[in-house]
Context: one part of a larger RNA
RNA sequence: UGACGGGGGCCCGCACAAGCGGCGGAGCAUGUGGCUUAAUUCGACGCAACGCGAAGAACCUUACCAAGGCUUGACAUGCAUCGGAAACCACUGGAGACAGUGGCCCUCUUUGAGUCGGUGUACAGGUGGUGCAUGGCUGUCGUCAGCUCGUGUCGUGAGAUGUUGGGUUAAGUCCCGCAACGAGCGCAACCCUUGUCCUGUGUUGCCAGCAACCUUCUUCGGAAGGGUUGGGGACUCACGGGAGACUGCCGGGGUCAACUCGGAGGAAGGUGGGGACGACGUCAAGUCAUCAUGCCCCUUAUGUCUUGGGCUGCACACGUGCUACAAUGGCCGGUACAAUGAGCUGCGAUGCCGUAAGGUGGAGCGAAUCUCAAAAAGCCGGUCUCAGUUCGGAUUGGGGUCUGCAACUCGACCCCAUGAAGUCGGAGUCGCUAGUAAUCGCAGAUCAGCAUUGCUGCGGUGAAUACGUUCCCGGGCCUUGUACA
Repeated sequence: UGACGGGGGCCCGCACAAGCGGCGGAGCAUGUGGCUUAAUUCGACGCAACGCGAAGAACCUUACCAAGGCUUGACAUGCAUCGGAAACCACUGGAGACAGUGGCCCUCUUUGAGUCGGUGUACAGGUGGUGCAUGGCUGUCGUCAGCUCGUGUCGUGAGAUGUUGGGUUAAGUCCCGCAACGAGCGCAACCCUUGUCCUGUGUUGCCAGCAACCUUCUUCGGAAGGGUUGGGGACUCACGGGAGACUGCCGGGGUCAACUCGGAGGAAGGUGGGGACGACGUCAAGUCAUCAUGCCCCUUAUGUCUUGGGCUGCACACGUGCUACAAUGGCCGGUACAAUGAGCUGCGAUGCCGUAAGGUGGAGCGAAUCUCAAAAAGCCGGUCUCAGUUCGGAUUGGGGUCUGCAACUCGACCCCAUGAAGUCGGAGUCGCUAGUAAUCGCAGAUCAGCAUUGCUGCGGUGAAUACGUUCCCGGGCCUUGUACA
């Protein structure tokens, strides 16, 4: 100087407390361990591995296994040499890779070149090893408030000071003081988005007022409804440009400070909400299987091609989820209101067929125009009446639909039948402070098909509680002890 302490002081955080909802019990989905296996490819292992790499394993992917093939090779460049086609099509053998036969059969600027094939040689190739040889990227402490430097001063020196102290802040944020004076990386701000207003532009968006048209009612005067047309720019909205929030104003406190408490005005008030942004460093943290790369290793195989299998196996254990155990509910009928998005190898209306999955057909749309598209919880009415039930849906049998060369291993969906466990879950443990939790649906990536439960977004409905900091966990500053470095 650090690190540590079941030392002290001060402070913070969904850390505890106060609340709400879960997990741990059941069934299933998914990942992992273990076991099994010819193979169940590999990596990730406290927090920070375990719905993780994987934004999608039937073949492919695929790296694993079995069997069958190839050896300058599936892929690249060069040299030497030989040849004219290489492809493609048909047939035969084969599980296929491939092999054989036949057809077709080179081009140009022509001692050569292009292109392709054979042979030979340099070499290719490796998801083989080492993340403890590395780059790059990433996680984590932690969006925690810290980490340092120049000059000066002090100390023999290691070092100290500055950065400590008194206040204050979300903050080493700011003020005051001080042998320090300044500065850098961080904090904050500048960036994006959302919340209010003004202004410009109005098509595919909008429709208040005006006119026409259509429909219904009519007391025949008219009234109501419909963006259908003309039209309009008011409003919504979209896309630009600006304004606005700064402790700016008032009062109290405070060192006439920083700041803090209350108030006014305001759409918004003290960082308005959310995001992006992650200092010096720590963990020889993770990744040689994204990629790149040193060294080592394989070279008729640890390379490469193919068929089939496996990655989906199941006495069991754990993690993460979904669905439930019901009446604030289940079922049936009617009816209302979103936002984000996606679409040409695509999204696919109206119509018709089918109980349905779906089929048929093909209008419109490269989309503020058309389509996906039905939002669901909600509201109104009916039924069930506390039961293993009209709860719950696992499992199994039968029949189908779709994608795809192909759904046996091993896809999703539909219909009929079947109707398991489960009556709120031990010790323990997790998330969340507001448009949050809880709850409800919608979209997208990946993708032929496959997510209902994963992931990433979007909107609808919409709470409770926080006395407080004694305690648990993590962190920051000062100080103290130490046989630790």
The part of an RNA shown here (small-subunit ribosomal RNA, 3' major domain) has 485 nucleotides and comes from actinobacterium ZXY014.
The full RNA is in RNAcentral, with records from Greengenes.